[in-house]
RNA sequence: UAGGAAAAAUGGCAAACCUGCUCGAAAGACAGGGACGCAAAGCCACGGGUCUAAUGCCGCAAGGCUAUGAUCGCCGGGUCACCCUU
Numbered sequence: 001u002a003g004g005a006a007a008a009a010u011g012g013c014a015a016a017c018c019u020g021c022u023c024g025a026a027a028g029a030c031a032g033g034g035a036c037g038c039a040a041a042g043c044c045a046c047g048g049g050u051c052u053a054a055u056g057c058c059g060c061a062a063g064g065c066u067a068u069g070a071u072c073g074c075c076g077g078g079u080c081a082c083c084c085u086u
Stems, first nucleotide, its partner, number of pairs: 002086003012038002017033004022029002036073001042079003046076003049071003056065003
């Protein structure tokens, strides 16, 4: 420099769930606990998917549509990288 993924390290991340004088319209996020899993479950909403619908539009109403919101632990793509190994 280019590849690989069998195993996993006194190493890393942390689903559900619980807690909260936290943030948010919500989805959700954050913090503490927790541990289902993860070899990129690091980072980037770029493409698709999914969730929400404040706002806007339609409607007599019920309600419908709408992302500028959210999700990278849904998939793809981009980017950087530890251990081991060729």
c-di-GMP-I riboswitch aptamer from Cohnella fermenti, 86 nucleotides, folded computationally.